Model confidence (mean pLDDT): 81 of 100. Transfer RNA from a Gaiellaceae bacterium, 71 nucleotides, folded computationally. Rfam family: tRNA. Gene Ontology term of the family: triplet codon-amino acid adaptor activity. The family's RNA type in Rfam is transfer RNA. Lineage of the source: Bacteria > Actinomycetota > Thermoleophilia > Gaiellales > Gaiellaceae.

[in-house]
RNA sequence: UGGGGCGUAGCCAAGUGGUAAGGCAACGGGUUUUGGUCCCGUGAUCGGAGGUUCGAUCCCUCCCGCCCCAG
Numbered sequence: 001u002g003g004g005g006c007g008u009a010g011c012c013a014a015g016u017g018g019u020a021a022g023g024c025a026a027c028g029g030g031u032u033u034u035g036g037u038c039c040c041g042u043g044a045u046c047g048g049a050g051g052u053u054c055g056a057u058c059c060c061u062c063c064c065g066c067c068c069c070a071g
Base pairs, nucleotide, nucleotide: 001070002069003068004067005066006065007064010024011023012022018054026042027041028040029039030038047063048062049061050060051059
C1' cells in the first nucleotide's frame, strides 16, 4: 500500500430494516445477627460523521481502532 473480517453496557454476547434478548459484574430493595446464597428492581439511543428510508444496530460512503492475508 492492496484485499478480507470485526467494533453492541464495566466484561462476554444475541439481534442483519419496525426503536436492543441473555449471562457475569455494579447499584437499590427484600430475606439473613453479619457475610454469602436466594428473590425483586435499575442501566445501551449500538466506534465517529454523512447518505438512503416513513423508520437504520442492520443498507451505502468516508474516517478511526483491532485482527488476518498478500507485497